[in-house]
RNA sequence: GACACGGUAGCUAAGUGGAAAGGCGCUGAUCUACAAAAUCAGUGAUCGUGGGUUCGAUUCCCGCCCGUGUCU
Numbered sequence: 001g002a003c004a005c006g007g008u009a010g011c012u013a014a015g016u017g018g019a020a021a022g023g024c025g026c027u028g029a030u031c032u033a034c035a036a037a038a039u040c041a042g043u044g045a046u047c048g049u050g051g052g053u054u055c056g057a058u059u060c061c062c063g064c065c066c067g068u069g070u071c072u
Base pairs, nucleotide, nucleotide: 001071002070003069004068005067006066007065010024011023012022018055025043026042027041028040029039030038048064049063050062051061052060
């Protein structure tokens, strides 16, 4: 330098046009002598960034940034 894949909450991860599931974590409650575990309830994401298309974009298109891999 070329190509491919990826970037979504503190971490992980699904969704791929009508605008975001789950798990871990965190907070509270129950339980306990106190904790842990368990159970119940609650909690947070302008979806890397700037544009374009669309009535509507996490999703489609283009540029840029970052990461991983392959080739040179």

Source information: The prediction has a mean pLDDT of 83. Predicted 3D model of a 72-nucleotide RNA (transfer RNA) from a Chloroflexota bacterium. Rfam family: tRNA. By type it is a transfer RNA. Lineage of the source: Bacteria > Bacillati > Chloroflexota. The sequence is in RNAcentral, with records from ENA.